[in-house]
RNA sequence: GGAGCCGCCCGGGCGUACGCGUCGGCCGCGAGGCCGCCGAGGAAAGUCCGGGCACCACAGGGCAGGGUGCCGGCCAACGGCCGGUCGGGGCGAUCCGCAGGAAAGUGCCACAGAGAACAGACCGCCGAACGGCGCCGAGAGGCGCGCGUGGCAAGGGUGAAACGGUGCGGUAAGAGCGCACCGCGCUCCCGGUGACGGGGGCGGCACGGCAAACCCCACCCGGUGCAAGAGCAAAUAGGGAGGCGUCCUCGCCGCGAGGCGGGGUGUCGGGCGGCCCGCCCUAGCCUCCGGGUACGGCUCGCUCGAGGCGCGCGGCAACGCGCGUCCCAGAUGAAUGUCCGCCACCGCCGGUCUUCCGGCGGGAACAGAACCCGGCUUACAGGGCGGCUCCGGCC
RNA sequence: GGCACCGUCGCCAAGCUGGUAAGGCAGCAGACUGCAAAUCUGCCAUUCGGCGGUUCGACUCCGCCCGGUGCCU
Repeated sequence: GGAGCCGCCCGGGCGUACGCGUCGGCCGCGAGGCCGCCGAGGAAAGUCCGGGCACCACAGGGCAGGGUGCCGGCCAACGGCCGGUCGGGGCGAUCCGCAGGAAAGUGCCACAGAGAACAGACCGCCGAACGGCGCCGAGAGGCGCGCGUGGCAAGGGUGAAACGGUGCGGUAAGAGCGCACCGCGCUCCCGGUGACGGGGGCGGCACGGCAAACCCCACCCGGUGCAAGAGCAAAUAGGGAGGCGUCCUCGCCGCGAGGCGGGGUGUCGGGCGGCCCGCCCUAGCCUCCGGGUACGGCUCGCUCGAGGCGCGCGGCAACGCGCGUCCCAGAUGAAUGUCCGCCACCGCCGGUCUUCCGGCGGGAACAGAACCCGGCUUACAGGGCGGCUCCGGCC
Repeated sequence: GGCACCGUCGCCAAGCUGGUAAGGCAGCAGACUGCAAAUCUGCCAUUCGGCGGUUCGACUCCGCCCGGUGCCU
C1' cells in the first nucleotide's frame, strides 16, 4: 500500500420562539388559564420463542398431543447466550451446522439399470473341472474351439446411492483369498467433569441412505390472554351470593297427598382446551344483592423494573456479588411537532504548496410506544471506534 | 391490541404419510356448417406467493419474510 474477517457504538448537539400529552403546584363557580418536571426505538416492527401478571378448580392424575435434542455452564425461563467437542468451507483471521438413536420395529429409495438391501450378471473375463466338437498321435495322451453344464465380479455401463478403498502377492480368470496402510467394529490403557481425543491389541468386514418419514430414548409443557381481570350510580329481565330442595332405596308417622330421619351417588344437562378418572355446578323455591347498551361510559390493572448509570471484586466468557447514584412516556380517534440562529457533518466552487480561510447548498435511513420484561428474526441512508488475518514493497 | 387460517393456469379449484401438478369455465387451432351457435378432437402451469435449508429429489417437510381473510370488548 492492497485485499479481507470479527466485535461494539452513533444514527445529530445547543439555544430562542410557537404548539401537543401525562403528572405536580397555583388561580378560577365553571369552561379553562399560568408555571414547572418529563416525553419513543435499536429495532417501539414480525408476534417466532420464553417468563412475570390475571382469571379459569386449588392448576389435580393418566392417556393423547406439542416442543427441544453433541458436551459443560449462565439465566426467572427459553428453541436464547457463553465456552468447548466433532463434521464441513476458507491459505488464514474466521464462518456454517434442528449435530441423539438406522445391530428396537415399521416404512420409503421414482426413472434408469442385470441388480436398490441377507441383491445381482447386460456387455465382459476365464476355460481349472465334467460333457461335446475339431486337429495331431500307433497308443498313453497333447493342443485348440468356447457349443452345453460351469467359474468370476477385475473392467465397462445405469444411477443420488451398487454390499469397504489403494497397492502388492495370488489365480484359469478372479475375489479380504493372503499381506501392508487407511476406513469400520470389539476390547484394554491413558488424558478430560463431559462431548471427545491419543495409543495398544484382536476381528477379514458382519453394519447402504433417509428420523426437517412414522417411531424409540432423554428432558420440558394445563388453558386463555390486559379486549386477561376488578370496581362504580335509580327500575324490569337476564345475572351473582347463600339456604332448602331435586334421582334411587330403607325405616318411622299418616286413610291419603305427603312429612321426618338414615344411606347410596344414580339419570339428563353444563363447566374444568381433547378422551378417561376426579372435582364442581345444576332442574324448583326462598332471602339478599343486582342495568351497562357501544365509534367501544368512568376508575383501577398502568408502569419502580429479573430497571438504568458508575466503580470495585470473582469468572476465559455469558454472567454473578457488593457499594454508590438516578427516576427515565403512560396516551385511549390515541401526545412526542415546527420555524430561525450557531456548532458539528457532507457536497460543490474560489484563494492557498498543504494545514487553513471564505462563499453557496444539503439534510434524504428504517421506522414509531399501547400490560411489562428477556431473546430471536426482519428493515436500516450514512458515519465512527477497537481487535485480528493474508499478500506485496521498503528500512 | 390479541388470536386463528389461507395463497396452485386469466377465474373456480384437486393434489400435501416427498417421485416431477387432475378437472371445470374461459382462450387458441382444427373438424362439422352456406355462416355461426351447440357438439367433437387437439393445445394451454416451468418462479405451485417469495427467499433459504433438509433430501438423490420439495406444491408437499423445516425456518424467515410478503400479501390477504376471519374471530375476540